This is a predicted complex of two RNAs, RNase P RNA and transfer RNA, with 530 nucleotides together. The coordinates come from a structure-prediction model, not an experiment, and the mean pLDDT is 76. Rfam match: Bacterial RNase P class A. Rfam classes the family as a ribozyme. Rfam describes the family as follows. Ribonuclease P (RNase P) is a ubiquitous endoribonuclease, found in archaea, bacteria and eukarya as well as chloroplasts and mitochondria.
[in-house]
RNA sequence: CCAGUCGGCCGGACGGCCGCUGCCGGUUCGAUUGAACGCGAAGGCGCACCCUAAAGGUCGCCGAGCGAAGAGCGUCCGGUGGAGGAAAGUCCGGGCUCCAUGCAGACAGGGUGGCGGCUAACGGCCGCCGGGGGCGACCCCAGGGACAGUGCCACAGAGAAGAGACCGCCUCCGACGAUGGGUCAGACCCUCCGGGUCCGCCCCUGAACGAGGUAAGGGUGAAACGGUGCGGUAAGAGCGCACCGCGCGGCUGGCAACAGCGGCGGCACGGCAAACCCCACCCGGAGCAAGACCAAAUAGGGGUGGCCACGCGCGGGAAACCGGCGCAAGGCGCGUCUUCACGCCCGUCACCCGGGUUGGUUGCUCGAGGCGUCCGGCAACGGGCGUCCCAGACGAAUGGCCGUCGCGGAGGUGCAAGCCUCCAGACAGAACCCGGCUUACAGGCCGACUGGUAUU
RNA sequence: GGCCACGUGGCGGAGUGGUGACGCAGCGGAUUGCAAAUCCGUGAACGCCGGUUCAAUUCCGGCCGUGGCCUCCA
Numbered sequence: 001c002c003a004g005u006c007g008g009c010c011g012g013a014c015g016g017c018c019g020c021u022g023c024c025g026g027u028u029c030g031a032u033u034g035a036a037c038g039c040g041a042a043g044g045c046g047c048a049c050c051c052u053a054a055a056g057g058u059c060g061c062c063g064a065g066c067g068a069a070g071a072g073c074g075u076c077c078g079g080u081g082g083a084g085g086a087a088a089g090u091c092c093g094g095g096c097u098c099c100a101u102g103c104a105g106a107c108a109g110g111g112u113g114g115c116g117g118c119u120a121a122c123g124g125c126c127g128c129c130g131g132g133g134g135c136g137a138c139c140c141c142a143g144g145g146a147c148a149g150u151g152c153c154a155c156a157g158a159g160a161a162g163a164g165a166c167c168g169c170c171u172c173c174g175a176c177g178a179u180g181g182g183u184c185a186g187a188c189c190c191u192c193c194g195g196g197u198c199c200g201c202c203c204c205u206g207a208a209c210g211a212g213g214u215a216a217g218g219g220u221g222a223a224a225c226g227g228u229g230c231g232g233u234a235a236g237a238g239c240g241c242a243c244c245g246c247g248c249g250g251c252u253g254g255c256a257a258c259a260g261c262g263g264c265g266g267c268a269c270g271g272c273a274a275a276c277c278c279c280a281c282c283c284g285g286a287g288c289a290a291g292a293c294c295a296a297a298u299a300g301g302g303g304u305g306g307c308c309a310c311g312c313g314c315g316g317g318a319a320a321c322c323g324g325c326g327c328a329a330g331g332c333g334c335g336u337c338u339u340c341a342c343g344c345c346c347g348u349c350a351c352c353c354g355g356g357u358u359g360g361u362u363g364c365u366c367g368a369g370g371c372g373u374c375c376g377g378c379a380a381c382g383g384g385c386g387u388c389c390c391a392g393a394c395g396a397a398u399g400g401c402c403g404u405c406g407c408g409g410a411g412g413u414g415c416a417a418g419c420c421u422c423c424a425g426a427c428a429g430a431a432c433c434c435g436g437c438u439u440a441c442a443g444g445c446c447g448a449c450u451g452g453u454a455u456u
Numbered sequence: 457g458g459c460c461a462c463g464u465g466g467c468g469g470a471g472u473g474g475u476g477a478c479g480c481a482g483c484g485g486a487u488u489g490c491a492a493a494u495c496c497g498u499g500a501a502c503g504c505c506g507g508u509u510c511a512a513u514u515c516c517g518g519c520c521g522u523g524g525c526c527u528c529c530a
Stems, first nucleotide, its partner, number of pairs: 001452010012405007020082007029074002032071002037067003043062004050057002084427001088438002091436005096287004109283005114128005129143001130141004144278002149276002151272003166218002168214005180204003184200001186198005226244006245267001246265003250261004291362004301353007311327004315322002330346002333344003355529002369388008408423006457526007466480003474510001482498005503519005
């Protein structure tokens, strides 16, 4: 210098003007609200207190309203904060809230899957093991079980799972002539012409058919019932042997996955579990539009069912029946004196229909938090100390314009450095909050390493 | 914002591991004086990218697109 692998980081900077939004402070103005308290017209009520012989009153109570500390809102001024590495997809995991009251267990359903560790947890991450790829740095793997069972393996092929003889190879029969063909003669059939079937003699041909053995070779297929070599055989074959593979058990090392070593077995056990399934482990459901409070408005309405149990509902079963699961708000109300039963009324719960509103507060952002440093660990990560506070909107803010600089591209000029002009600047945008994964992304920076080439 | 479902010719709509039906529409022909109806024939599809498998529309994962539901009060 060229080609490449892995890891990490940035996602323009500064200034001016105008604008949006959260919080804090100031205090000018504006409208609103305003408990207790003070005053209290007209008028009404009362005789406990005061006055009065009594009515009554200048007594007490009520009273429209007025004043008012304050509260929030708006305006104004000042200060301070204001998107991301993915805020995205909503694919996993957790916090938080409600439901269910035994958030216990079981079934169903879903998920994960080499081993060890990290973590709040995970399908994430780290380290290691095994398999595969690359010259290499390095990369990829849903990587348990197919001797628990069931199922599938289309087409092709002889045979597709305790399979199979199509071609080929070999043995027997056959040269004392198999088999096949030709012509002629004969017989029979159809429908005259004509055609077809069977068989003998003769001529030509020259080893099939059949019976077995064989899984070495060919061929089919994604896959053919261990592979290669030597021996062996009629030809072959784990038939025998060596090596490899596979299975079984042993020793050594390792926490383990697993690795190494030697032994036995002649091979018995094809593939698919992202097919059902088996094994081990994990998971209750819903989601901030969860949930809580306030206000306004409406038809505060209607229907069905339940509301103490020798019950009702769900479930299983053909039924008898079983007793698994769920339901705990009823009323000294009425008819009707008591109980049961029935009906009505009131209350309450669940669901449905109908109706109203489209407001406010809270949940809400300090958290498995960021940054720096030290220690432990190969690492993921954990611990200690110091320091910082960093968006909370809901018609949904975080923007626009200009200038200078920087990066990139194009053009012009110049020997060059450079200068001038123009253009581009991605993906995307919080919505309860975190940990991951995945996907999108203009342009750029840093570090470690590999292969090649050249020079010293 | 959250939670679900679904993508198969132009349209509707089956198929769920082994060469993708059917109906309507389209095109060509027959029939007709011309059409309609009818008959015959024909073209055209598994949203995209990976993985598992001998083999994927189907099974698994990731993207893309479409549709639906969820406010509060009483």